[in-house]
Context: one part of a larger RNA
RNA sequence: ACCUCGUUAAGGAACUCGGCACACUAGCCCCGUAACUUCGGAAGAAGGGGUCCUCCAAGGAGUCAUCCUCACGGAAAAGCUCGUUGGAGGCGCAGUGAAAUGGCUCAGGCGACUGUUUAACAAAAACACAGCACUCUGCUAAGUCGCAAGACGAUGUAUAGGGUGUGACACGUGACCAAUGCUGUAAGGUGAAGGCAAGGCGUUAGCCGCAAGGCGAAGCGCUGACCCGAAGCCCCAGUGAAUGUCGGCCGUAACUAUAACGGUCCUAAGGUAGCGAAAUUCCUUGUCGGGUAAGUUCCGACCUGCACGAAUCGUGUAACGAUCUGAGCGCUGUCUCAACGAGGAUCUCG
Numbered sequence: 001a002c003c004u005c006g007u008u009a010a011g012g013a014a015c016u017c018g019g020c021a022c023a024c025u026a027g028c029c030c031c032g033u034a035a036c037u038u039c040g041g042a043a044g045a046a047g048g049g050g051u052c053c054u055c056c057a058a059g060g061a062g063u064c065a066u067c068c069u070c071a072c073g074g075a076a077a078a079g080c081u082c083g084u085u086g087g088a089g090g091c092g093c094a095g096u097g098a099a100a101u102g103g104c105u106c107a108g109g110c111g112a113c114u115g116u117u118u119a120a121c122a123a124a125a126a127c128a129c130a131g132c133a134c135u136c137u138g139c140u141a142a143g144u145c146g147c148a149a150g151a152c153g154a155u156g157u158a159u160a161g162g163g164u165g166u167g168a169c170a171c172g173u174g175a176c177c178a179a180u181g182c183u184g185u186a187a188g189g190u191g192a193a194g195g196c197a198a199g200g201c202g203u204u205a206g207c208c209g210c211a212a213g214g215c216g217a218a219g220c221g222c223u224g225a226c227c228c229g230a231a232g233c234c235c236c237a238g239u240g241a242a243u244g245u246c247g248g249c250c251g252u253a254a255c256u257a258u259a260a261c262g263g264u265c266c267u268a269a270g271g272u273a274g275c276g277a278a279a280u281u282c283c284u285u286g287u288c289g290g291g292u293a294a295g296u297u298c299c300g301a302c303c304u305g306c307a308c309g310a311a312u313c314g315u316g317u318a319a320c321g322a323u324c325u326g327a328g329c330g331c332u333g334u335c336u337c338a339a340c341g342a343g344g345a346u347c348u349c350g
Stems, first nucleotide, its partner, number of pairs: 002344007010336002014334001019331001027051005036041001038168001052090007060082004066075003091095001103329007110321002115127002131166007143152003169316004174246003179243002181239004188234003194228002199223005206215003247265005274308001275305001286302005
């Protein structure tokens, strides 16, 4: 020097990515307790005081001799037990004397909450959730497993069951059906196998021919137009808490600046409410204010939103969180800056 502990002058986060770790706090009784709030909470908020032993006094509770009462029941001395309050005194640095045993507050992000999760690097803002919405399903239900029989759904029956999305609650949830999807309609176009089958071709009994060859019925075989022919697709409508999408340029007001206003092009329609340098902002440590002596983080605003935005929900929100971020009080060996001690490990000898 290392590991695990203990104590520490003065200071008290100056350490560090970050108070990580440590320390402080702690039980019970009494007083007292804010914003906010869904009126339940927040709350053990915060912040204070007491706490041991001896004696005395005074109430209280229980038990009880005894008394009253026909009975039920009631009253109650001394003693004993329990507990409370007040006073006087005692000891120690210290009285929940050891051990066990909350540090607290302010502000913000996210998720409502209790729960669940990567057995063995992630516990979370991820998943779930009650609630909300859409959609399918009329029962031999839809859906799922199985080749099938069969089973689950369900010994249920639309206040039921399946699927999908969102995720308590409050206030809301805008525009677009052009594309994609889904639903509906069945007029037209396209449209397979198949059906019907005109026609064509091959073969050849026969006929013609001196011959080469030609014609050629029936049958058999090959091919085969028109016509008939479903869903689907095209077409026509509807549908966004379906997948999704939600513009550009130019000019204009009596300082300047800006543009309520006008023009024009394009589109299916051009982002409404709300929020906004945000878990989203590149430029960017934007600008202003607050906090600090000093603040790339934080809080409040502004809006120039590179590239927020309304159930891939928007904005708020009490309570909750081994969540994340910033600040403060207390506290401390985290540090200035290290020291000493205990046990262990190591080393030497045995």